[in-house]
RNA sequence: GAUGAGAGACAGGGGCGUUCGUCGCAAGACGGGCUGAGAUGCACCCUUCGAACCUGAACCGGAUAAUGCCGGCGGAGGGAGUCGCUCGGGCCUUUUC
Numbered sequence: 001g002a003u004g005a006g007a008g009a010c011a012g013g014g015g016c017g018u019u020c021g022u023c024g025c026a027a028g029a030c031g032g033g034c035u036g037a038g039a040u041g042c043a044c045c046c047u048u049c050g051a052a053c054c055u056g057a058a059c060c061g062g063a064u065a066a067u068g069c070c071g072g073c074g075g076a077g078g079g080a081g082u083c084g085c086u087c088g089g090g091c092c093u094u095u096u097c
Base pairs, nucleotide, nucleotide: 004087005086006085008083009082010081011047012046013045014044016041017034018033019032020031021030022029023028053078054077055076059072060071061070062069
């Protein structure tokens, strides 16, 4: 003492659907069901090793009570980081044999 790997700290990014009941002119509110890590929780996920998430998209195929529910799209395009710690030891320098 590099590449690499692991966890952490602080900071940042992101999504919040569908259906049923009650109330309501409505917008919505409250409660229940479905999927999921998460359906407004200071919770969950993601931070360039980037499918967290967005655009395409009121997309396409298949399922469902319904829904980005599953798959395609997607070797498409975007997208938010620094720090030290631990493991490790390429390479370089010095000394000794």